[in-house]
Molecule: c-di-GMP-I riboswitch aptamer
Organism: Nitrosomonadales bacterium
C1' cells in the first nucleotide's frame, strides 16, 4: 500500500416513533429512543426518488381542484470522489 470482512478488540453512527424549533412541503435540527450500519464519515459529480412555495397549462362566473416543472430534498437508494479505526490475507 492493496483486497477481505469470517473470528474477535476498542470503540463509532442511530431507522420508526415521541417532545421542541425552522420549513409551503419534503426534509432538517436538538432531545429521548434503538431498526439496524464495516464506512448507515465527508461530499448533490452521474442515476434514481421525495416535495411543489414559485411560475406554466386544464377547468371554471369566481374560487377550490387538477396536471407539469426544482431553482428545494433524500449521503439509511445505487454509483463516483474523499477520510478514517481495527484484524486477517
Nucleotide at each position: 500500500a492493496u483486497c477481505u470482512g469470517a473470528u474477535a478488540a476498542a470503540g463509532g453512527c442511530a431507522a420508526a416513533c415521541c417532545g421542541a424549533c425552522c420549513g409551503a412541503a419534503a426534509g432538517g435540527c436538538c432531545g429521548g429512543g434503538g431498526c439496524g450500519c464495516a464506512a448507515a464519515g465527508u461530499u448533490a459529480c452521474c442515476g434514481g426518488u421525495c416535495u411543489a412555495a414559485g411560475g406554466a397549462a386544464u377547468c371554471u362566473a369566481c374560487a377550490a381542484a387538477u396536471u407539469c416543472u426544482a431553482u428545494g430534498g433524500c449521503g439509511g437508494c445505487g454509483g463516483g470522489a474523499u477520510u478514517g479505526c481495527u484484524a486477517g490475507a